[in-house]
Context: one part of a larger RNA
Molecule: large-subunit ribosomal RNA, domain VI
Organism: Hallerella succinigenes
RNA sequence: CGUACGAGACUUGAGGGAACCUGUCCUUAGUACGAGAGGACCGGGACGGACGAACCUCUGGUGUACCGGCUGUCGCGCCAGCGGCACCGCCGGGUAGCCAUGUUCGGAUCGGAGAAACGCUGAAAGCAUCUAAGCGUGAAGCCGUUCCCAAGAUAGGGUCUCGCGGGGGCAACCCCCUGAAGGGCCGUCGGAGACUACGACGUCGAUAGGUCGCAGGUGUAAGCGUGGCGACGCGUUGAGCCGAGCGAUACUAAUAGCCCGUGAGG
Numbered sequence: 001c002g003u004a005c006g007a008g009a010c011u012u013g014a015g016g017g018a019a020c021c022u023g024u025c026c027u028u029a030g031u032a033c034g035a036g037a038g039g040a041c042c043g044g045g046a047c048g049g050a051c052g053a054a055c056c057u058c059u060g061g062u063g064u065a066c067c068g069g070c071u072g073u074c075g076c077g078c079c080a081g082c083g084g085c086a087c088c089g090c091c092g093g094g095u096a097g098c099c100a101u102g103u104u105c106g107g108a109u110c111g112g113a114g115a116a117a118c119g120c121u122g123a124a125a126g127c128a129u130c131u132a133a134g135c136g137u138g139a140a141g142c143c144g145u146u147c148c149c150a151a152g153a154u155a156g157g158g159u160c161u162c163g164c165g166g167g168g169g170c171a172a173c174c175c176c177c178u179g180a181a182g183g184g185c186c187g188u189c190g191g192a193g194a195c196u197a198c199g200a201c202g203u204c205g206a207u208a209g210g211u212c213g214c215a216g217g218u219g220u221a222a223g224c225g226u227g228g229c230g231a232c233g234c235g236u237u238g239a240g241c242c243g244a245g246c247g248a249u250a251c252u253a254a255u256a257g258c259c260c261g262u263g264a265g266g
Stems, first nucleotide, its partner, number of pairs: 001152001005163007015149004021049007033038001051106005059100004066093005071086006110144003117137004164265001165176004177263001182260004186202005207253003210249005216242003223236005
């Protein structure tokens, strides 16, 4: 910009893409078959491998904004307690998120057309013949069935709902009034994201931060008391601290406002 008014939802599916794998064991059955050795079709069930997708309950990894321990040095006057630097200084753990080695799920089924092949009926050719006319069966393959995208599918689709004034003029248009439905800007954000887009919220409010509670992680803070000559131990104390998680709560910030879009439609 188009889809011949504008708008908000929900859709159809032309077309395109993804996927399509396979083993072992049990049973049928030591049956059919076979002199024996051996050993099925068909059907039913179980468990795997590789591959793929999603996810984080579990098992683990990471986790330089969490907790603890340790060394050297400098600083806070000193002790104690802390802070800076030393690869995150080193070491032990670790929430969320992200991740796989972890978890869950997937390949199905059925239909259609048909390859090789196997047949029925059947002449040319009184017989025979699956073929010449005609009709069946028949592959992990083909077309659908499954999942995803999808009306710029310019043949531009469909359904529902919502919205919009008078006067003049042949008309283009002009005057007055109006500015709808809805959308955007802006702001607080996000399991959304390069930007954009998408989604949530904006006081009629839990959108983010703070605070409070809980979960969770570290592992018993400081101070004081007490025991010991002391290093240190014990008690207060599962303490103190605590990112991203789950809730609650308007304390802070989403205030106020502005713009686009018109008037019934070639």